Predicted 3D model of a 523-nucleotide part of an RNA (small-subunit ribosomal RNA, 5' domain) from an uncultured prokaryote. The RNAcentral record of the full RNA draws on ENA. Its Rfam family is "Bacterial small subunit ribosomal RNA". Rfam links the family to the GO terms structural constituent of ribosome and ribosome.
Context: one part of a larger RNA
RNA sequence: GAUUGAACGCUGGCGGUAUGCUUAACACAUGCAAGUCGAACGCGAACGUUUCUUCGGAAACAAGUAGAGUGGCGGACGGGUGAGUAACGCGUAGGAAUCUGCCUAGUAGUGGGGGACAACUUAGGGAAACUUAAGCUAAUACCGCAUACGCCCUACGGGGGAAAGCAGGGGAUCUUCGGACCUUGCGCUAUUAGAUGAGCCUGCGUCGGAUUAGCUAGUUGGUAGGGUAAAGGCCUACCAAGGCAACGAUCCGUAGCUGGUUUGAGAGGACGAUCAGCCACACUGGGACUGAGACACGGCCCAGACUCCUACGGGAGGCAGCAGUGGGGAAUAUUGGACAAUGGGCGCAAGCCUGAUCCAGCAAUGCCGCGUGUGUGAAGAAGGCCUGCGGGUUGUAAAGCACUUUCAGUAGAGAAGAAAAGCCUACGGUUAAUACCCGUGAGUCUUGACGUAACCUACAGAAGAAGCACCGGCUAACUCCGUGCCAGCAGCCGCGGUAAUACGGAGGGUGCAAGCGUUAAUC
Repeated sequence: GAUUGAACGCUGGCGGUAUGCUUAACACAUGCAAGUCGAACGCGAACGUUUCUUCGGAAACAAGUAGAGUGGCGGACGGGUGAGUAACGCGUAGGAAUCUGCCUAGUAGUGGGGGACAACUUAGGGAAACUUAAGCUAAUACCGCAUACGCCCUACGGGGGAAAGCAGGGGAUCUUCGGACCUUGCGCUAUUAGAUGAGCCUGCGUCGGAUUAGCUAGUUGGUAGGGUAAAGGCCUACCAAGGCAACGAUCCGUAGCUGGUUUGAGAGGACGAUCAGCCACACUGGGACUGAGACACGGCCCAGACUCCUACGGGAGGCAGCAGUGGGGAAUAUUGGACAAUGGGCGCAAGCCUGAUCCAGCAAUGCCGCGUGUGUGAAGAAGGCCUGCGGGUUGUAAAGCACUUUCAGUAGAGAAGAAAAGCCUACGGUUAAUACCCGUGAGUCUUGACGUAACCUACAGAAGAAGCACCGGCUAACUCCGUGCCAGCAGCCGCGGUAAUACGGAGGGUGCAAGCGUUAAUC
């Protein structure tokens, strides 16, 4: 000198933009953060309104609504944190023995049956959490059968294995009047290929310590078997005795890695906040289940610590999600708004959910921009300070005069972020069909949290807006007073013991400026 996720002191006008627990991976009150689908399925209230009434109630609408339940998809994404990890964890370059829901393209199918279990009803148990028994029932839930182009196994003879329907529309034909049937769309089954995502292996690179020199028995390799989606001591049995290490094994300490950030002319050094990629973790430790995918932050089981409820028998919980609280600390924000946009989940869609996200709030925390007036004005006013008492300086500075109105204020006006979806309609595709559905186009109707926003116009008046540090040398900037080795200063050298440009105050000056200085840290 540059830099910072900074803090502290003094000061503080506005806007844009970014950033904001670096410490206790400490403990957490409260609210929200993952739901959705009635176009898979069976049930199905109440308040209320109207009518009737024997005044007990009943019926209709509300409403097949709310609501749970079965089932499907999603809760493996998104969001947080950096404890662990010196490792194929990460980075980079390769590899072969793999899986891949949703998506895209292709091929072949989607026939015919069965028995249950919730919800519900009844009867219990329990303080609660919850739970037991009996009975009824539906399905795209579950299980056989048939069929098998691809597919799997094979000793090449053969063997094995699937499915589910729902919705819209409809001219003939049939009809038990429910539909069958046809068609379109969404699904379902099997399989091939792709895309995406993931698992695995390898070369090289990846901090310090030798006051850590030897380490290793599933250890190193082979055979056989098991296991996995998959290669493999991954696991087991047997056999062999190997494997690593001074080119640093093992052990100890420290640490998430990278793109990058910062400094530097570079080489190099230091760092790894925000943003992006990967990894790891989710109170601590262990385990599996489900699933395409987890050994699963807001799932399950066990153990432990802690907190809470209890009728003492037993139960409940997990903010390193967003806010917020206590604690720790030099130190780090609102228990805000909206799904309008972007994106995600579910759904045919309408839509619902979304503390992701977009916004707003707080903080000079950083960066950038603007303002705090402009011109004129010598009687060089007054006052202050200095003085050699003549004057000098503050100083065109002020006052005065003439202007301007950025920003802030008040009033008005006001884009873009909105494109869709919906409705209607024309054409094309599909089809038996001028239905339905899909695609393209025209028309129409709306949808904004931000927002009293941006931008623009008008109004008034210099009006509301400057501080901080320093002035001995390094280092730009000097005098007076006070003090008297005291009080104090200090980054280094060093100042202070009676004329201190070095302490404290004042006047003056220098530097930066809505900041300035100090401290800490890095180069």